[in-house]
RNA sequence: GCAGUGAGCCGGGCGAUCGCCGCUUGUCCCGCCGUAGCCCGCAAGGGCGAAGGCGGAUGAGGGGAGGAAAGUCCGAACUCCACAGGGCAAUGCGCCGGGUAAUACCCGGGCGGGGCGACCCGACGGAUAGUGGCACAGAAAACAAACCUCCUGAAGCAAUUCAGGGAAGGGUGAAAAGGUGGGGUAAGAGCCCACCGCGCAUCUGGCAACAGAUGCGGCAGGCCAAACCCCGCAUGGAGCAAGACCAAAUAGGGAAGCAUUUCGAUCGGCCCGAUCGCGCUUCCGGGUAGGUUGCUCGAUCCCGUCAGCAAUGCCGGGACUAGAGGAAUGAUCGCUGUCCACCGAAAGGUGGAACAGAAUUCGGCUUACAGGCUCACUGCGGCU
Repeated sequence: GCAGUGAGCCGGGCGAUCGCCGCUUGUCCCGCCGUAGCCCGCAAGGGCGAAGGCGGAUGAGGGGAGGAAAGUCCGAACUCCACAGGGCAAUGCGCCGGGUAAUACCCGGGCGGGGCGACCCGACGGAUAGUGGCACAGAAAACAAACCUCCUGAAGCAAUUCAGGGAAGGGUGAAAAGGUGGGGUAAGAGCCCACCGCGCAUCUGGCAACAGAUGCGGCAGGCCAAACCCCGCAUGGAGCAAGACCAAAUAGGGAAGCAUUUCGAUCGGCCCGAUCGCGCUUCCGGGUAGGUUGCUCGAUCCCGUCAGCAAUGCCGGGACUAGAGGAAUGAUCGCUGUCCACCGAAAGGUGGAACAGAAUUCGGCUUACAGGCUCACUGCGGCU
């Protein structure tokens, strides 16, 4: 220098004007409530009303989206509902150790796979418990099988045919009942032997997953369990539109009182009367509109020491950083940085600005993203 790997970070800056949503504070005394006090009244009560509270108008100060606010896929906090115990079902997860409030997340390790390498990827228990599937090709896709070739015998002049042996070679396929070499045989074959592989046992190392060594067994029977399933473990449901509080108008409900003069129903042949309803007044209770709260100080963020390989944790210091809710966080202009597109011989000019926007709050994962920065490492080449 070129090509790459891993980790972390940024996501324009400065200024002016006009708005929007919270917070703090002042003024106006405009509206409402109303304490002390004052006034009226025999009383019940009424009126005025400093201070104060709420609202309105107006001024000042200060704050106001993200690394993913997204998908809502996991795990929690919080709230309400449900809940003796055990089991079934359903769903999720599945190597080992650690971290954490918790996890399906993170860190370290093991094993398998990929890369020359830095490094990357893996839902990574069970396929002799059972069921099922395996396109095309091929003889056969699984209680194995025999198309060609090989060998033996018989028939035939021969081509070839028939009976048998074998599964080594060829062929098909993503995949065909261990691999290489030697012996052996009519030809062959774990038929026999050595090494590798596989299985079992023992020993050694390791907390463990697992690894290594030694010995034994000629050797189980393809692949798929993010197919059903089996084994082990875990799991109650709904979600801030959760939930809590205050509480109109109107229409129901309940209680007490009044009126029962009138009206309706029942008792009654009729009257009186009684009961109920309708009616009026007061009170109580539930729900709705509306308002308040939950609401943002929290497993929070930053810096440092220490422990640890690390994830992370303890301690010390510092910071306060949106709280809307028909839903604010915007618009315009000036200067300027970077990038992209176009024009231009150049200087330069013109236009544009990635993905996307809080909604109870955290921890993760995943996905989207113009352009840029930093650190560590790998491979190749060059120079000294």